[in-house]
């Protein structure tokens, strides 16, 4: 140098073009003498940045960051 590949909630990770969701943690209430555990219900996400395409983009294209895996 060349070639794929990730980026989405705190943290792990879904989501095949129509305003984004589970686990787990994490607030509140219940249930305990008190915890654990159940149960109920809530807060957290301008989807990495930054243009193009489209009536509409997390998706599609293009470039950038940053990381990883090959390969010289």
């Nucleotide at each position: 140098g060349g070639g794929g590949g990730u980026a989405u909630a705190g943290c792990u990770c879904a989501g095949u073009g129509g305003u984004a969701g589970a686990g787990c943690a994490u607030g509140u209430g219940c249930u305990u003498g008190g915890a654990a555990u159940g149960c109920a219900u809530g807060a957290g996400g301008u989807c990495c940045u930054a243009g193009g395409u489209u009536c509409a983009a997390u998706c599609c294209c293009c470039a950038c960051u940053a990381c990883c895996c090959c390969u010289g």
The RNA shown here (transfer RNA) has 72 nucleotides and comes from Camelus dromedarius. Rfam family: tRNA. By type it is a transfer RNA. Rfam links the family to the GO term triplet codon-amino acid adaptor activity. Taxonomically the source falls in Camelus (Eukaryota, Craniata, Tetrapoda, Mammalia).